This is a predicted structure of a 1525-nucleotide RNA (small-subunit ribosomal RNA) from an uncultured bacterium. Rfam family: Bacterial small subunit ribosomal RNA. RNAcentral holds the sequence, with entries from ENA and SILVA. Model confidence (mean pLDDT): 85 of 100.
C1' cells in the first nucleotide's frame, strides 16, 4: 500500500496478501564451473579401523630386523650357535607431553556470559639477570627362578642401573622470627638496618691436547653445547572479588540457621562461613527476594527508514559437559573425552570362580526423523607434541568424494528468412493466432568431448665452501651468505593451443480481484479449487484438459519459520462521552511531580582529552582470481564503559530570604449536609358506637372477594404504623451513595468581605484504611399501607405472565454483616490559558436625596440554556471543554468461549474480588445516510369505510379450476394481478394427448442428377393412410441447345420438433396506478454515503398554482393538444328529410318539386374562474350568483413517468444454448380433451302478485350481409320447409325490439311460481350428432318459499331492470364485445377496515416485518472443567543406611636410606589395618507441586432443511436495560 463488516458511507477494529530471509524439507525438472555449507530430531545405542605420542644425546639392557666379527655343521654357498661391536630397538625404569588440539550444548537464570574495574595469588616450557652445580648412601622395575588363574592379572625369591629415590656440605638472593635499633604514623600498624633459625642440585653429548692415571678400551683435566638447583624480574596462562547489563510467570509474597556479623582456630596458591567452636540476632525482599517454567552467553546473523523485533548453524572469544552419579590421585596446570577408584544402568568375554567397555574425536552402522555426506588421500603446506638434530606422531589441518542446500558466473546458439507453409487452437466461416517462430540459406564454437602443452602453491632439509661468534684452538657447535642436490596429497590441477560439428544441454508456477497474464471443450453445489474475499446447482476467464498468454529460469513452486507491512503494545509513534477502555466515592503511605529569589556544590547534564570497546563480519577506499561470488590491505564505525580536566543554564543536594500556591485567625451568610431526642397534622387500615339498606368492589368485559350475622356510604370516638401534600424551582447541600413536616442539642463542610499571621507547609496517589442505593443475611423488636413467594378468579391454543381479589417474607427500628448497580455527565483528580449572549442561587460593592422594597451596573462562588474559534468518525463538546498545555493515578488492545474454569483472598450464606486457556468465527462494533417497515405520530386521497341500492355465499343448471380417475383425460395460467383465463366458439378437423396401422431426404424450404407436362377419371384390396391396375391428357417460353412451373425416382448436405430452459432472451402484456410522483444540469452544504432543489405556509383532482426559501433552471409524468357525446353556425343534399306547393293512393315521401327542419359528415364557433359579491396574504385559490346548451378537468374514451414483482408468455411470433433425428419428426383410423365421491371461482334461471300467463298496442340505437342477408307468398302447432323479389347496401334483407301501456285471468299454494330431470316425436347444420351439437312439439314437473360465517359491485343517465346487434362460426353462448329503452336511493362524516401520497419519529430490518432473532429439548461432533481414584516427574522435611575417598585419631601389626647406639635395639618417618566426621546410589515415613489417565457429570463451541414456544429489535404489541432475591 491492497482485499475483506454495509444497500451505500465515514470511522474503529481484527483477519489476509504483495517484500526480504533460511543449516531447511517436499513436488516437478535438471548442462557446466567457482566459492561456501551439510543430524536443527535420540547428550539414543554403537560393529570395525584410525584420532597422542616421543626421547638410546637420562638408564639397565637386547625380544625382533639389518650389518660386522667369531665358532660349529660337509666344501665355494647355506644353516645353526656365540658376540650389543654397529645401525637400530620390543618390553621396562626415567623425563616431557597425554589439562593443548578435536567434539557437543545435557546442565546452568548463575559473577555463567558481556563490559568496566579491583587485590590477597600461582604460573611447566620461554626471555633477561644474579649465584651455584661439592661429596655420599640405600633400594627397585626389567631380566632370571618358582607359584596361582580360563583370562585379565597377581604373589614370592634372587640380582641390577639411572637426569629414579634419600641424607650431608655450602647459601648471594630467598623463607620464618615472641630478638635489637632507627624512621614514620590516622597510634591499629608500616618501612629500613642488624641478629638468630630453616632450606638446593644431575648429569649427558661433541671436540681438543697429552699435563696426570690406565686393565690401553679409556678415565681424570680443559673447552663448547644441552641439562640441573636457588632466586629476582618479565612474558604467557590461570584462580579470586566487585559495579552495571542479561527471558517469562505475582493464579510464586514472603525467604533464610552456616543463615548475617564478630572473635579464636583450621584450610587454600590466594581474600572469604571456605570449615569449625563460642558470642550476638541478624541478612534478603514490591527497584520483585523465594519458587516454577524455559534457556549455554557474546562478537554477531536475519529483518526494519530508524527505534526496535527475532535468532545465537557455519567462523571467532568465554563457559559447561564427556554412559549416569560421587570421589580423589598425579601434576606448574585436572578433580582429567581416548587416566584411576566406587556405585548404578547397559553391552560383551568366561572354564561361572571372575573380568572387559564407554565415538557429544574422524569415517561408518542401527535407530529416531520431513531431513543432513566417504568406513577416501596426504603430512607436500600451516600448526601442535617429543627430540641436540635427522626425524617420528598428528581423522588438527591441507585436499579429494557425495548433495542445485545456498550465493555467484557461463551456456543451451547468431544473422537472415512471408508462400505469413503445414499442423494445433479459435471463428461472426471472411478471418485471427501460434508466428520470423519453424523449415530453408549464411555464420560462430564459449562450455562439455578428444588430443597436446603446462605454471604456482617449496620455505626448508642435506652437502660443499666462505665469513662471523665461541674457544687456548685454524676442533666441535651456532649464525649469515654462495654453489650443488632436492621435498607436491591435491593432480588426468589452473591456464594455453589444436580438432570436429548446431552439434550434447529447459523447465516450473500462474492467468476471478488483490496480481502481470483469456479463450474453447468437459463437468453440473458432483468431482473439485481456495492465502483472504470466495468459485461449482447446464452457457464456470475461479474445477479438469487444451490452445494461447504472463512471470521467473537450472531452476520453479509448495510447506514450515522470522522480521516487515502492523502506528495491531504506539520510546520514536496510539487511545479511554457513544467504537475495547475512568477505579462507585473519599482519606492517605511509598513513589512520581512541584512557586519566586540569592549563594554554594557539581550527582544528573554538556564539552575536551585519554584508556578500552579482540579478530572476523557490516560500511568506505584500494588490491588479487578474465568478471562476480570469494579472498586480501588500509580506514571508518563499534551509538558502550572507565579515568581525568572543564562549564554551571536547567534538574538535584545544602544554606539564606520572599509571598503570589496552601493554610490559620477576625466578622458575616445560605443550605432537605450528618447524628440524637422530642413533637404535629392530613390520609390509609383496624376497633367501638350512631344513622342507614342492598348491594359493594373490580374490569376491556367479568369473576374470585366483601355484604341481611347489616357491608359499601356517612357521623363521632379510639388504636397503631409508615410517609411528610401545598411551599417545590433544569432551586439548595453533600466526596460519592444520597438528603425534604416542625422544635431542641451535638457536629462536618462551603462561600463572602477586609485586614493580620505562618512561609511552599503543595498536587497526585500503587498497596492500605474508611464510606458505599436497592436487594439479601444474622439476633431482637415492630408491622398501617404496599408487596417477591403463594392461593384463587379471569385472559389464552397454552398463560407457572401481563389484568383482578387476597397475601407471607420484606419494606420500618437497634446492633452486626454483605460491597454490588445503566454506583451515568456512560466524561479520574489538580493547575493554567483561550470570543460573547441570556437565565437562576448565595455573598459583597456601586448608581438616584436617605431608608424599605425593587430596578440597573459590577465583582465573586455555584448551577443551567445558546454559541465563536478549536476539537471530533460523526453525533456533538464548547471557561462546568470532549479546546490549548503541564503533573500524577486507573484502564484498553478483534468477536465468541467469559467476567467463566482452576488457584488465592474475603464472606454465616448468597456470593464478591483477582482472572486464564483449549476451541471457534471473519467479522463483532460506533456514528451518520437512503429506503422499507411499525399493533409510532401528523396532514390528505380513493365506492376504502360509513349512508344506500342490488347481488354472491343456500337451490337447479351452465362454465372454468383443484382433486380424483383414466390408455389418454394434451399444455399453459395459481393471492390481489390464475379459475366464462390463452379458447372470438374440442362431434371429425382443430389436437399438441392416448391406442393401433404406416413412412424415413421425409407433410414443408434450398441445391444436384435422371425421367416425366401438370392434371383428371374408372375398377379392386384395406378402417384409412396407402397400394395395385386401367384410361384420358401432351400445355407455356425458346436463340431449338434448352428453360420456367409442377410431378416421380436417387444420393447427400439438410429438413422437422406445440421437445427443455420465460431463471439465457427480443417483442408483447399484467400489476402497483391515471397513483402524483420520478429525475437531471449548474451552484451550495457535508470528509463521505448523500442533502438541498422536491422541505415550509396556503391551495389543487394533480410536484396544480401562489408565496417564502441556497438555490436557479430543466426533463419524464399531471394538465392541454386527439376521438366521441351535448348547443349553435357554415357547407353538402342521395339511398336521407317533408315545412310549404302540386299530383296520386285503401294507406304510406308514393311521385314531381324543394333542401327549410331532422339527419348524414366535413369545417368552424362556444367555456377562459372571463364577469359580479364574499373569503383569503393585495397571491394562488375557494364559496355564492348572473348570463349560458354546457361552469369551474362539462360526461366518456384514447393516453400508463422512473421503476417493482428473475410477475406472465420459448404452445402466437422471433431467438441463444441443450436434446431428438427409421423418431420427441410425418401420415391415418378410432378414442380422449365432454370422465365424477368431492371442493372452489364466475355466471344463468328462480323461489313469485312491483308477479306469471293470455289478447291488443307504442317507441330505439348500433351493427351485419354475395360461399351471404333474404322479403312478399305457400306448407307445418312449431323448430323449419318450399320458393326466390330485392340488395356488394343511409336504397334491399336480418328485423316483430323488450320492459312499457290497455284489457283479462290467476289469489299466496311448492301454486297457472319454478323449470331441472326423464320419456316420446321431430327440425336444422354437417361425410358423420353413439360417446359428444343446437333448436321444436307433446308429456314429465326435481331442488328451490330470499339463503350461516363471510363477501362483491355501484355516487347519475350511474346502480338496477329490459331487450337488440356483432365477432368467432358448417352447426353450437347462459360467455365476451357493443347498442339503445326505462331509470333510482344515499354520502352525516373520516373514528375504524383496505390501498395509496407527503412530512416526521424509532429500528438490531436492506432477500427490506412473509424481516430479524432468543432459549430449553432431541441428534452428531470437538475441546475444556469437576470427579471415587489410578499412575509417573520434580521437590521439601524427619529418620535410616553408608561404597570409594580426603582429613583426623589409633599403647596393637609390618618397616631399606635419616638420627641415637659398639651391638642388640630404640626414635623420626612410612605402609597395611582399625576407627571417627563428611559422604553418592539406596530405604522408610509424611508433605508440596506438576503431568497423564478415569466410570460418571457440568456447562461451552460447531453443525442446509428437527421440536416447543416468541423473550429482544417498531410504543416489538406488558418501553427496554442494570444490580439483587
Nucleotide at each position: 500500500g491492497a482485499g475483506u463488516u454495509u444497500g451505500a458511507u465515514c470511522c474503529u477494529g481484527g483477519c489476509u496478501c504483495a517484500g526480504a530471509u533460511u543449516g531447511a524439507a517436499c513436488g516437478c525438472u535438471g548442462g557446466c564451473g567457482g566459492c561456501a555449507g551439510g543430524c536443527c530430531u535420540a547428550a539414543c545405542a554403537c560393529a570395525u579401523g584410525c584420532a597422542a605420542g616421543u626421547c638410546a644425546a637420562g638408564c639397565g639392557g637386547u625380544a625382533a630386523c639389518a650389518g660386522g666379527g667369531a665358532u660349529a655343521g660337509c666344501u665355494u654357498g647355506c644353516u645353526a650357535u656365540c658376540u650389543g661391536c654397529u645401525g637400530a630397538c620390543g618390553a621396562g625404569c626415567g623425563g616431557c607431553g597425554g589439562a593443548c588440539g578435536g567434539g557437543u550444548g545435557c546442565g546452568u537464570a548463575a559473577c555463567a556470559c558481556g563490559u568496566a574495574g579491583g587485590a590477597a595469588u600461582c604460573u611447566a616450557c620461554c626471555c633477561a639477570g644474579u649465584a651455584g652445580u661439592g661429596g655420599g648412601g640405600g633400594a627397585u622395575a626389567g631380566c632370571c627362578c618358582g607359584g596361582a588363574g580360563a583370562a585379565a592379572u597377581c604373589c614370592g625369591g634372587a640380582u641390577u642401573a639411572a637426569u629414579a629415590c634419600c641424607g650431608c656440605a655450602u647459601a648471594c638472593g630467598u623463607c620464618c622470627u615472641g630478638c635489637u635499633c632507627u624512621u614514620u604514623u590516622u597510634c591499629g600498624g608500616a618501612a629500613g638496618a642488624g641478629g638468630g633459625g630453616g632450606g638446593a642440585a644431575a648429569g649427558c653429548a661433541g671436540g681438543g691436547g697429552c699435563u696426570u692415571c690406565u686393565u690401553c678400551g679409556g678415565a681424570a683435566c680443559c673447552u663448547u653445547g644441552c641439562g640441573c638447583u636457588a632466586u629476582u624480574g618479565g612474558a604467557u596462562g590461570a584462580g579470586c572479588c566487585u559495579g552495571c547489563g542479561u527471558c517469562g510467570g505475582a493464579u510464586u509474597a514472603g525467604c533464610u540457621u552456616g543463615u548475617u556479623g564478630g572473635u579464636g582456630g583450621g584450610g587454600u596458591a590466594a581474600a572469604g562461613g571456605c570449615c569449625u567452636a563460642c558470642c550476638a540476632a541478624g541478612g534478603c525482599g514490591a527497584c520483585a527476594a523465594u519458587c516454577c517454567g524455559u534457556a549455554g552467553c557474546u562478537g554477531a546473523u536475519c529483518u526494519g527508514a530508524g527505534a526496535g523485533g527475532a535468532u545465537g548453524a557455519u567462523c571467532a572469544g568465554c563457559c559447561a559437559c564427556a554412559c549416569u552419579g560421587g570421589g580423589a590421585c598425579u601434576g606448574a596446570g585436572a578433580c582429567a573425552c581416548g587416566g584411576c577408584c566406587c556405585a548404578g544402568a547397559c553391552u560383551c568375554c568366561u572354564a561361572c570362580g571372575g573380568g572387559a567397555g564407554g565415538c557429544a574425536g574422524c569415517a561408518g552402522u542401527g535407530g529416531g526423523g520431513a531431513a543432513u555426506a566417504u568406513u577416501g588421500c596426504a603430512c607436500a603446506a600451516u600448526g601442535g607434541g617429543c627430540g641436540c638434530a635427522a626425524g617420528c606422531c598428528u581423522g588438527a589441518u591441507g585436499c579429494a568424494g557425495c548433495c542445485a542446500u545456498g550465493c555467484c558466473g557461463c551456456g543451451u546458439g547468431u544473422g537472415u528468412g512471408a508462400a505469413g507453409a503445414a499442423g494445433g487452437c479459435u471463428c461472426u466461416a471472411g478471418g485471427g493466432u501460434u508466428g520470423u517462430a519453424a523449415a530453408g540459406c549464411a555464420c560462430u564454437u564459449u562450455c562439455a568431448g578428444c588430443g597436446a602443452g603446462g605454471a604456482g602453491g617449496a620455505a626448508a632439509g642435506g652437502u660443499u665452501g666462505a665469513a662471523g661468534a665461541u674457544u687456548a684452538a685454524u676442533a666441535c657447535u651456532c649464525u649469515u651468505c654462495a654453489g650443488c642436490u632436492g621435498u607436491g596429497a591435491c593432480g588426468a590441477u589452473a591456464c594455453u593451443c589444436g580438432c570436429a560439428g548446431a552439434a550434447g544441454a529447459a523447465g516450473c508456477a500462474c492467468c476471478g480481484g488483490c496480481u502481470a497474464a483469456c479463450u474453447c471443450c468437459g463437468u453440473g453445489c458432483c468431482a473439485g479449487c481456495a492465502g483472504c474475499c470466495g468459485c461449482g446447482g447446464u452457457a464456470a476467464u475461479a474445477c479438469g484438459g487444451a490452445g494461447g498468454g504472463u512471470g521467473c529460469g537450472a531452476g520453479c513452486g509448495u510447506u514450515a519459520a522470522u522480521c516487515g507491512g502492523a502506528a495491531u503494545u504506539a520510546c520514536u509513534g496510539g487511545g479511554c462521552g457513544u467504537a475495547a477502555a475512568g477505579g462507585g466515592c473519599g482519606c492517605g503511605u511509598a513513589g512520581g511531580c512541584g512557586g519566586c529569589u540569592c549563594g554554594a556544590u557539581a550527582a544528573g547534564u554538556u564539552g575536551g582529552a585519554u584508556g578500552u570497546g579482540a579478530a572476523a563480519g557490516c560500511c568506505c577506499c584500494g588490491g588479487g582470481c578474465u568478471c562476480a561470488a570469494c579472498c586480501u590491505g588500509g580506514g571508518a564505525a563499534u551509538u558502550g564503559c572507565g579515568u581525568u580536566c572543564a562549564a554551571c543554564a536547567c534538574u538535584g543536594u545544602c544554606g539564606g530570604g520572599c509571598u503570589g500556591g496552601a493554610g490559620u485567625g477576625u466578622g458575616g451568610u445560605a443550605g432537605a449536609g450528618g447524628g440524637a431526642a422530642g413533637u404535629g397534622g392530613a390520609a390509609u387500615u383496624c376497633c367501638c358506637g350512631g344513622u342507614g339498606u342492598a348491594g359493594c368492589g373490580g374490569u376491556g368485559a367479568a369473576a374470585u372477594g366483601c355484604g341481611u350475622a347489616g357491608a359499601u356510604a356517612u357521623c363521632g370516638g379510639g388504636a397503631g404504623g409508615a410517609a411528610c401534600a401545598c411551599c417545590a424551582g433544569u432551586g439548595g447541600c453533600g466526596a460519592a451513595g444520597g438528603c425534604g413536616g416542625c422544635u431542641u442539642c451535638c457536629u462536618g463542610g462551603a462561600c463572602c468581605a477586609a485586614c493580620a499571621c505562618u512561609g511552599a507547609c503543595g498536587c497526585u496517589g500503587a498497596g492500605g484504611c474508611g464510606c458505599g442505593a436497592a436487594a439479601g443475611c444474622g439476633u431482637g423488636g415492630g408491622g398501617a399501607g404496599c408487596a417477591a413467594a403463594c392461593a384463587g378468579g379471569a385472559u389464552u391454543a397454552g398463560a407457572u405472565a401481563c389484568c383482578c381479589u387476597g397475601g407471607u417474607a420484606g419494606u420500618c427500628c437497634a446492633c452486626g454483616c454483605c460491597c454490588u448497580a445503566a454506583a451515568c455527565g456512560a466524561u479520574g483528580a489538580g493547575a493554567a490559558c483561550u470570543a460573547g449572549c441570556c437565565g437562576u442561587u448565595g455573598g459583597g460593592g456601586g448608581u438616584a436625596a436617605u431608608u424599605g422594597a425593587a430596578a440597573c451596573c459590577u465583582u465573586u462562588a455555584g448551577u443551567g440554556g445558546c454559541g465563536c474559534a478549536g476539537c471530533u468518525a460523526a453525533c456533538g463538546c464548547g471557561a462546568u471543554a470532549a479546546g490549548u498545555u503541564c503533573u500524577c493515578c486507573g484502564c484498553c488492545u478483534g468477536g465468541g468461549g467469559a467476567g467463566u474454569a482452576c488457584g488465592g483472598c474475603c464472606g454465616c450464606a448468597a456470593g464478591g474480588u483477582u482472572a486464564a486457556a483449549a476451541c471457534u468465527c471473519a467479522a463483532a462494533g460506533g456514528a451518520a445516510u437512503u429506503g422499507a417497515c411499525g399493533g409510532g405520530g401528523g396532514c390528505c386521497c380513493g365506492c376504502a369505510c360509513a349512508a344506500g341500492c342490488g347481488g354472491u355465499g343456500g337451490a337447479g343448471c351452465a362454465u372454468g379450476u383443484g382433486g380424483u380417475u383414466u390408455a389418454a383425460u394434451u399444455c399453459g395460467a395459481u393471492g390481489c394481478a390464475a379459475c366464462g383465463c390463452g379458447a372470438a366458439g374440442a362431434a371429425c378437423c382443430u389436437u399438441a394427448c392416448c391406442u393401433g396401422c404406416c413412412c424415413u431426404u421425409g407433410a414443408c424450404a434450398u441445391c444436384c442428377u435422371c425421367g416425366g407436362a401438370a392434371u383428371c377419371g374408372a375398377u379392386c384390396a384395406g378402417a384409412g393412410a396407402c397400394g395395385a391396375c386401367c384410361g384420358a391428357g401432351u400445355g407455356c417460353c425458346u436463340u431449338c441447345g434448352g428453360g420456367a412451373a409442377c410431378c416421380g425416382a436417387g444420393a447427400g448436405a439438410c429438413a422437422g420438433g406445440u421437445g427443455c430452459u420465460g431463471c439465457a432472451u427480443g417483442g408483447c402484456u399484467g400489476u402497483c396506478g391515471u397513483c402524483a410522483g420520478c429525475u437531471c444540469g449548474u451552484g451550495u452544504c457535508g470528509u463521505g454515503a448523500g442533502a438541498u432543489g422536491u422541505u415550509g405556509g396556503g391551495u389543487u383532482a394533480a410536484g396544480u398554482c401562489c408565496c417564502g426559501c441556497a438555490a436557479c433552471g430543466a426533463g419524464c409524468g399531471c394538465a392541454a393538444c386527439c376521438c366521441u357525446c351535448g348547443c349553435c353556425c357554415u357547407c353538402u343534399g342521395u339511398u336521407g328529410c317533408c315545412a310549404u306547393c302540386a299530383g296520386g293512393u285503401a294507406a304510406u315521401g308514393c311521385u314531381g318539386a324543394g333542401c327549410a327542419c331532422u339527419c348524414u359528415g366535413a369545417g368552424g364557433g362556444g367555456a377562459c374562474u372571463g364577469u359580479c359579491g364574499g373569503u383569503g396574504a393585495c397571491a394562488a385559490a375557494c364559496c355564492g350568483g348572473a348570463g349560458g346548451a354546457a361552469g369551474g378537468u362539462g360526461g366518456g374514451g384514447a393516453u400508463g413517468a422512473c421503476g417493482u414483482c428473475a410477475a406472465g408468455u420459448u404452445c402466437u411470433c422471433a431467438u441463444g444454448g441443450c436434446c431428438u433425428c427409421u423418431a420427441u419428426g410425418c401420415c391415418c383410423a378410432g378414442g380422449g380433451c365432454u370422465a365424477c365421491a368431492c371442493a372452489c371461482g364466475u355466471g344463468c334461471u328462480a323461489c313469485a302478485a312491483u308477479g306469471a300467463c293470455c289478447g291488443g298496442u307504442a317507441c330505439a340505437a348500433a351493427g351485419g350481409g354475395u360461399c351471404g342477408c333474404a322479403a312478399u307468398a305457400c306448407c307445418g302447432u312449431g323448430a323449419g320447409g318450399u320458393g326466390g323479389a330485392g340488395c356488394u347496401a343511409a336504397u334491399c334483407c336480418c328485423a316483430u325490439a323488450a320492459a312499457g301501456c290497455c284489457g283479462g285471468c290467476c289469489c299466496c299454494a311448492g301454486u297457472u311460481c319454478g323449470g331441472a330431470u326423464u320419456g316420446g316425436a321431430g327440425u336444422c347444420u354437417g361425410c358423420a350428432a353413439c360417446c359428444c351439437g343446437a333448436c321444436u312439439c307433446c308429456a314429465u314437473g326435481a331442488a328451490g318459499u330470499u339463503g350461516g360465517a363471510a363477501u362483491c359491485g355501484c355516487u347519475a343517465g350511474u346502480a338496477a331492470u329490459c331487450g337488440c346487434g356483432g365477432a368467432u362460426c358448417a352447426g353450437c353462448a347462459g360467455g365476451c364485445c357493443g347498442c339503445g329503452g326505462u331509470g333510482a336511493a344515499u354520502a352525516c362524516g373520516u373514528u375504524c377496515c383496505c390501498g395509496g401520497g407527503c412530512c416526521u419519529u424509532g429500528u438490531a430490518c436492506a432477500c427490506a416485518c412473509c424481516g430479524c432473532c432468543c432459549g430449553u429439548c432431541a441428534c452428531a461432533u470437538c475441546a475444556c472443567g469437576a470427579a471415587a481414584g489410578u499412575u509417573g516427574g520434580c521437590u521439601g522435611u524427619a529418620c535410616u543406611a553408608g561404597a570409594a575417598g580426603u582429613c583426623g585419631c589409633c599403647g596393637g601389626g609390618c618397616u631399606a636410606a635419616c638420627c641415637c647406639g659398639c651391638a642388640a635395639g630404640g626414635g623420626a618417618g612410612g605402609c597395611a589395618g582399625g576407627u571417627g566426621c563428611c559422604g553418592a546410589c539406596g530405604g522408610u515415613a509424611u508433605g508440596g507441586u506438576u503431568g497423564a489417565u478415569g466410570a460418571u457429570u457440568g456447562g461451552g463451541g460447531u453443525g442446509a432443511a428437527g421440536u416447543c414456544g416468541u423473550a429482544a429489535c417498531a410504543a416489538g404489541g406488558u418501553a427496554g436495560c442494570c444490580g439483587u432475591a